[in-house]
RNA sequence: AGUGGGUAUAGAGGUCGCGGAUAAAAUAAGUAAUUGAGUGGUAGGUGAGAUAAGCACCUAUAACCAUCAUUGAAAGGGUUAUUCGCCGAAGCUAAUUAAAGCUUACUCUUUAAUUGGCUGGUAUAGUAUUUAAAAAAUGCUGUACUGUCAUAUAGGUUUAUUCUAUAUGGAGGGCUAUCUCACGC
Numbered sequence: 001a002g003u004g005g006g007u008a009u010a011g012a013g014g015u016c017g018c019g020g021a022u023a024a025a026a027u028a029a030g031u032a033a034u035u036g037a038g039u040g041g042u043a044g045g046u047g048a049g050a051u052a053a054g055c056a057c058c059u060a061u062a063a064c065c066a067u068c069a070u071u072g073a074a075a076g077g078g079u080u081a082u083u084c085g086c087c088g089a090a091g092c093u094a095a096u097u098a099a100a101g102c103u104u105a106c107u108c109u110u111u112a113a114u115u116g117g118c119u120g121g122u123a124u125a126g127u128a129u130u131u132a133a134a135a136a137a138u139g140c141u142g143u144a145c146u147g148u149c150a151u152a153u154a155g156g157u158u159u160a161u162u163c164u165a166u167a168u169g170g171a172g173g174g175c176u177a178u179c180u181c182a183c184g185c
Stems, first nucleotide, its partner, number of pairs: 002183003006180001008178004014087001017086008033071001035069002039066003044058004048107002051105004090119012120146010148170008
C1' cells in the first nucleotide's frame, strides 16, 4: 500500500428534493347562516354519535323539516410568489398517556408527548379512506424515471486505479470525502 471497525466533521440525490411562515387570487358557494306581514307538513327540536342516562336552552305566540324570495360568509385543503429551516429532510401507521368537544359510560374527532414498525426520491395507473370535490393527501398493488452501492458483461483508458453503457439485485441504521483507532506489511 492494504484490511476491519468506530468516532467526529462536512457533503450529495432534486431547478417540481422535504417541511414551516407570510401575502395575493381562486375553489369551497350563491353553500352554511340571517331576514320574511308568506306557503306546505308537523310535535317535538338543539348541545360530535341514528348510543344510554342526566342537565341546560328553544317550541302550539308553530320551534324543527321542506319550498320560494332577500342578504350572504368562513375554516380546512390546493396553486402562485417571497422568505426561513433542513437532507429521516419528512410522511404514514399501531399502542399508551393527558387535554378539549355540557356531565358520566362507550365510540369518534382534534392537539401534544412517549415507544415500536414501514418508506432512498419523484411522477403516474387502478383501488380504498378522508373531503364539497374526477383537486390534494395517505395506504395497498403495479409501471416509468432518477440518485447511490454491489455483482456480471462490453467498450475506452491502461502498471494499477479511475470513466462510460447495459443487465440484475439491495436499502437511508445507507452512500461519498476527510479525521481517528486497531490489525498488519